[in-house]
RNA sequence: GGAGCGGGUCGGACGGUCGCCGGCGGGGUUUCCCCGCCGGAGGAAGGUCCGGACUCCAUCGGGCAGGGUGCUGGCUAACGGCCAGGCGCCGGGCGCCGCGAGGCGCAAGGCGACGGAAAGUGGCACAGAGAACAGACCGCCGACGUCGGCGCGGCGUUCCUGGCGCGCGGCGCGAGCCGUUCGCACGGGCGUUCGGGCCGGCGGGCAAGGGUGAAACGGCGAGGUAAGAGCUCACCGCGCGCGUGGCGACACGCGCGGCACGCCAAACCCCACCCGGAGCAACACCCCAUAGGCACGCGUUCCGGCGUUCGCGCCGGGCAGGGCGGCCCGCCCGAGCGUGCGGGUAGGUGGCACGAGCGCCGGAGCGAUCCGGCGCCCAGAGGAAUGACCGUCAGCCGGGCGACCGGCGGACAGAAUCCGGCCUACAGGCCCGCUCCCCCU
Numbered sequence: 001g002g003a004g005c006g007g008g009u010c011g012g013a014c015g016g017u018c019g020c021c022g023g024c025g026g027g028g029u030u031u032c033c034c035c036g037c038c039g040g041a042g043g044a045a046g047g048u049c050c051g052g053a054c055u056c057c058a059u060c061g062g063g064c065a066g067g068g069u070g071c072u073g074g075c076u077a078a079c080g081g082c083c084a085g086g087c088g089c090c091g092g093g094c095g096c097c098g099c100g101a102g103g104c105g106c107a108a109g110g111c112g113a114c115g116g117a118a119a120g121u122g123g124c125a126c127a128g129a130g131a132a133c134a135g136a137c138c139g140c141c142g143a144c145g146u147c148g149g150c151g152c153g154g155c156g157u158u159c160c161u162g163g164c165g166c167g168c169g170g171c172g173c174g175a176g177c178c179g180u181u182c183g184c185a186c187g188g189g190c191g192u193u194c195g196g197g198c199c200g201g202c203g204g205g206c207a208a209g210g211g212u213g214a215a216a217c218g219g220c221g222a223g224g225u226a227a228g229a230g231c232u233c234a235c236c237g238c239g240c241g242c243g244u245g246g247c248g249a250c251a252c253g254c255g256c257g258g259c260a261c262g263c264c265a266a267a268c269c270c271c272a273c274c275c276g277g278a279g280c281a282a283c284a285c286c287c288c289a290u291a292g293g294c295a296c297g298c299g300u301u302c303c304g305g306c307g308u309u310c311g312c313g314c315c316g317g318g319c320a321g322g323g324c325g326g327c328c329c330g331c332c333c334g335a336g337c338g339u340g341c342g343g344g345u346a347g348g349u350g351g352c353a354c355g356a357g358c359g360c361c362g363g364a365g366c367g368a369u370c371c372g373g374c375g376c377c378c379a380g381a382g383g384a385a386u387g388a389c390c391g392u393c394a395g396c397c398g399g400g401c402g403a404c405c406g407g408c409g410g411a412c413a414g415a416a417u418c419c420g421g422c423c424u425a426c427a428g429g430c431c432c433g434c435u436c437c438c439c440c441u
Base pairs, nucleotide, nucleotide: 001437002436003435004434005433006432007431008430009429010428012393013392014391015390016389017388018387020040021039022038023037024036025035026034027033028032042412046423047422049421050420051419052418053417054279055278056277057276066275067274068273069272070271071085072084073083074082075081086114087112088111089110090109093106094105095104096103097102115270116269120268121267122264123263124262137210138209139206140205141204144203145202146201147200148199149198150197152195153194154192155191156190157189159188160187162186163184164183165182167180168179169178170177171176218236219235221233222232223231237259238257239256240255241254242253243252244251245250283350284349285348286347293341294340295339296338297337298336302317303316304315305314306313307312321333322332323331324330357376358375359374360373361372362371363370364369395408396407397406398405399404
């Protein structure tokens, strides 16, 4: 310098002007206003997915239902989080072997709802012959049974215009020729219920190969066979037992078994463990809001007239009380008014900012984490503040040899009782580590 990976961290700085929320101090004409000082969003404040603190309700205890978690060991207040380890899968760099194609082993690192499928139930689309007490489409075989055909052999039969032989008759000088009875299974033909071969069909055997599929009822090699097959054997896988190592998950070794046990539990289900419910709009306190409740007091329901459907209505006078800024007079309204008590909505206050807190240092531990010392105080709104503008500079881009010039100065996003996690979003940087390769010293 390059290739492949992993982790951490920052995510603007300074100044000015005008505002906003909170605290403290001071002042004023004190339900409010003014002045000064200090503090005022995040790594995710987000999604609200999981766990806790806290509060109220319920609660002897246990179970059912329901929900959740699920390799092992640890951490933690707890967790579905984190750390370490095991196993499986991915990864594709390196090493070894090989002429090569290739084979074997190991890396940084990534991912895994990773208990149980020989308890039961259920599912496995399409394709395919067959999808779990499996199956035979193509194919292989032709052992066994049966049917048909064609050779071969054996046996039988004198059918032959074949062959051979004895005899007889005729002819010929003769070798011999012609005819013929009989015999012979030599050749041909025919028959055969005998033996064996080949071919084909059917029944049958097989599951090696092809084909289908996400998946085909262990893999591969050899033996074996009619062809085949754990049928047999070696190795691998699987299961069981024992031993060794480890807290354990598990690993390694030995022996035995002989293929039995496909996949799915993010299907029901089984096993083990965990979980009471609701949530800061929880909850507590204050209170002469209003309205309503209870008690007491005062007043009206009195007088006259008229009407009446006999309930009452209208008119006038009277009346507690009220209005006309405090008092008196006066005028007007007038059936309710006043006092007390208790609950409680609105309202106010607390909960609510010192906490599983933050920083530095030391110690234990591989680590998550824990222990100790020192230091620090760090938003607190409540229809909800944290903003806007300007200047300078980091930083980035372009131009220029350069001084410098021009542009940008960005992302995701914003507390709401608090805390621990997970997940998701994010412009632009910075730092560290691991496995390899190349170069230089």